Background:
A computed fold for a 73-nucleotide RNA from an Actinomycetota bacterium, annotated as transfer RNA. Rfam family: tRNA. Rfam links the family to the GO term triplet codon-amino acid adaptor activity. RNAcentral records the identical sequence in 2 taxa. Its mean pLDDT, the model's own confidence on a scale to 100, is 80. NCBI's taxonomy places the organism under Bacteria, Bacillati, Actinomycetota.
[in-house]
């Protein structure tokens, strides 16, 4: 340099044919329990990497930037 692939909750990850975002863990609350262990149940946390475009509407299509990963050179 030049190709491909990743970027969504604190963490590891899921979103189908573009219709307004979820699980598990780990957090907070309350419950049972002798308990700060565990198990049940509710709750908080995301303007989905940052810009531009496309549409009635974009986490999903499309540029173009950034960081990561990998292959060629």
């Nucleotide at each position: 340099g030049g190709g491909c692939c990743c970027a969504u909750a604190g963490c590891u990850c899921a979103g189908u044919u573009g219709g307004u975002a979820g699980a598990g863990c780990g957090c907070u609350u309350g419950g049972c329990u002798g308990g700060c262990a565990g198990c049940c149940a509710a709750g908080a946390g995301g303007u989905c990497u940052g810009g531009g475009g496309u549409u009635c509407g974009a986490g999903u299509c499309c540029c173009c930037a950034u960081g990561g990963g990998u292959c060629c050179a």